[in-house]
Background
The prediction has a mean pLDDT of 81. Predicted 3D model of a 72-nucleotide RNA (transfer RNA) from a Candidatus Kaiserbacteria bacterium. Lineage of the source: Bacteria > Bacteria candidate phyla > Candidatus Kaiseribacteriota. It matches the Rfam family "tRNA". RNAcentral holds the sequence, with entries from ENA.

RNA sequence: GCCCCGAUGGUGAAACGGAUAUCACGCGAAGCUUCGGACUUCGAAUUCUGGGUUCGAUUCCUGGUCGGGGCA
Numbered sequence: 001g002c003c004c005c006g007a008u009g010g011u012g013a014a015a016c017g018g019a020u021a022u023c024a025c026g027c028g029a030a031g032c033u034u035c036g037g038a039c040u041u042c043g044a045a046u047u048c049u050g051g052g053u054u055c056g057a058u059u060c061c062u063g064g065u066c067g068g069g070g071c072a
Base pairs, nucleotide, nucleotide: 001071002070003069004068005067006066007065010025011024012023013022018055027043028042029041030040031039048064049063050062051061052060
């Protein structure tokens, strides 16, 4: 230098172009408990970034950034 793959809550992952973006762990609150843990209920928190396509984009196209792999 070229090619391929990836980037989603704090962490790990889901999500035919169409729901209020889902789940687990973690976090906060309440209940329970003598206290704590466990358990139950509730809550906060997420699409790497700039454009484009589309009625509608986490998803498709494209520039960039970062990470992984391959070739030279």